[in-house]
Context: one part of a larger RNA
RNA sequence: CGGUGGUUAAGGAACUAGGCAAAUUGACCCCGUACGUUCGCAAUAAGGGGGCCCUCCCUGCUUUCGGGUAGGAGGGCGCAGAGAAUAGGCUCUGGGGACUGUUUAUCAAAAACACAGGACUGUGCGAACUCGCAAGAGGAUGUAUACAGUCUGACGCCUGCCCAAUGCCUGAAUGUUAAGGAAGUCGGUUAUUGAAUUUAUUCGAGAAGCUGACGACUGAAGCACAGGUCAAUGGCGGCCGUAACUAUGACGGUCCUAAGGUAGCGAAGUUCCUUGUCGGGUAAGUUCCGACGCGCAUGAAUGGCGUAACCACUGGAGCACUGUCUCAACCACCGACUCG
Numbered sequence: 001c002g003g004u005g006g007u008u009a010a011g012g013a014a015c016u017a018g019g020c021a022a023a024u025u026g027a028c029c030c031c032g033u034a035c036g037u038u039c040g041c042a043a044u045a046a047g048g049g050g051g052c053c054c055u056c057c058c059u060g061c062u063u064u065c066g067g068g069u070a071g072g073a074g075g076g077c078g079c080a081g082a083g084a085a086u087a088g089g090c091u092c093u094g095g096g097g098a099c100u101g102u103u104u105a106u107c108a109a110a111a112a113c114a115c116a117g118g119a120c121u122g123u124g125c126g127a128a129c130u131c132g133c134a135a136g137a138g139g140a141u142g143u144a145u146a147c148a149g150u151c152u153g154a155c156g157c158c159u160g161c162c163c164a165a166u167g168c169c170u171g172a173a174u175g176u177u178a179a180g181g182a183a184g185u186c187g188g189u190u191a192u193u194g195a196a197u198u199u200a201u202u203c204g205a206g207a208a209g210c211u212g213a214c215g216a217c218u219g220a221a222g223c224a225c226a227g228g229u230c231a232a233u234g235g236c237g238g239c240c241g242u243a244a245c246u247a248u249g250a251c252g253g254u255c256c257u258a259a260g261g262u263a264g265c266g267a268a269g270u271u272c273c274u275u276g277u278c279g280g281g282u283a284a285g286u287u288c289c290g291a292c293g294c295g296c297a298u299g300a301a302u303g304g305c306g307u308a309a310c311c312a313c314u315g316g317a318g319c320a321c322u323g324u325c326u327c328a329a330c331c332a333c334c335g336a337c338u339c340g
Stems, first nucleotide, its partner, number of pairs: 001335008010326002014324001019321001028050004036041001038154001052076006059070004077081001089319007096311002101113002117152007129138003155306004160236003165233002167229005174224003180218002184214006192205006237255005264298001265295001276292005
């Protein structure tokens, strides 16, 4: 000097990103217990008191009649009576997630995942869907109160407008549209045939067959087209003027749109400007709580807003408590260090 454990005057969070760590509290019995609430809870809320040993008892309950248990009165001892050890600190107030649960084996346990509940979509059974080349298997020895997929996430109050785009569903008249089929048209080949001659050649015409190219017409889904659908993917405006102080703008005008954000909530886990402004808390508060609302860039199952209970979640405040600190000291042990 470091580590582990312990004690500490006065103060008591002044430490620090943050009471991190430590301390306080602690089992049992008695009294007592608020707000809120889904009436279950909250709750061991909070906050108080008690305990050892001896004598006596008129006491209650119980008894296997020895006693046991609960209680009452008086007395005794110690620094200390749950005499050592194990054994909640508490309260107030926000945010998030309803809850118990699950997770990154080995840096993340959470507000992430799951969840019961809600909704939509598909599926009529040899089901949809999944695995497999197939056979086959799961689904399921189930049958729409079932199974599969997607989103949301207890409960309460609710869930607005837009189908223009994209997706999905329905429709079949018209347009477009493949392979295939195909009336036919044109070319190649040449049995035959015409002409010319050098008599075995050249130049023409050319049926059938075979073959190549083109091809009217026919030809499904799809697309176009017409509807529907947002708890499908998603989206949910701008400018100008206006009230007898001023300010503001119920109101009006105009442009654009598929429709222009409803109820709620709101400087938010979302607010850049921003330490917004006002109020509260403090002597002093970039955090916190309550409001306000020109919301840079909230908003309704990508759910909106509340919510008792719960939480090794997260913010703020207080009481108690303390070596966290003012500010350090000492003790025990283990290292380091010195000597052997």
A computed fold for a 340-nucleotide part of an RNA from a Phycisphaerae bacterium, annotated as large-subunit ribosomal RNA, domain IV. Its Rfam family is "Bacterial large subunit ribosomal RNA". Its family is annotated with ribosome and structural constituent of ribosome in the Gene Ontology. Lineage of the source: Bacteria > Pseudomonadati > Planctomycetota > Phycisphaerae.